This is a predicted structure of a 74-nucleotide RNA (transfer RNA) from a Planctomycetota bacterium. The coordinates come from a structure-prediction model, not an experiment, and the mean pLDDT is 81. Rfam family: tRNA. Rfam's curators write: Transfer RNA (tRNA) molecules are approximately 80 nucleotides in length. Gene Ontology term of the family: triplet codon-amino acid adaptor activity. By type it is a transfer RNA.
RNA sequence: GGGCCCAUAGCUCAGUUGGCUAGAGCACUUGGUCGACAACCAAGGGGUCACAGGUUCAAGUCCUGUUGGGCCCA
Numbered sequence: 001g002g003g004c005c006c007a008u009a010g011c012u013c014a015g016u017u018g019g020c021u022a023g024a025g026c027a028c029u030u031g032g033u034c035g036a037c038a039a040c041c042a043a044g045g046g047g048u049c050a051c052a053g054g055u056u057c058a059a060g061u062c063c064u065g066u067u068g069g070g071c072c073c074a
Stems, first nucleotide, its partner, number of pairs: 001073007010026004019057001028044005050066005
């Protein structure tokens, strides 16, 4: 330098053919329970869907570029 793949909550990940308000587990907060801790039960907070632009009535999803990471080739 070239090719391919990945980027969604603090962490690990799902998200169907583009279609109603973006989800799960763990973690966190509050309350309950317990002599206490853990576990358990209930409720809750937490998102620039990497960034910028485009297509569309509508984009996490499609297209282009950029950034970061991984693999391969030279």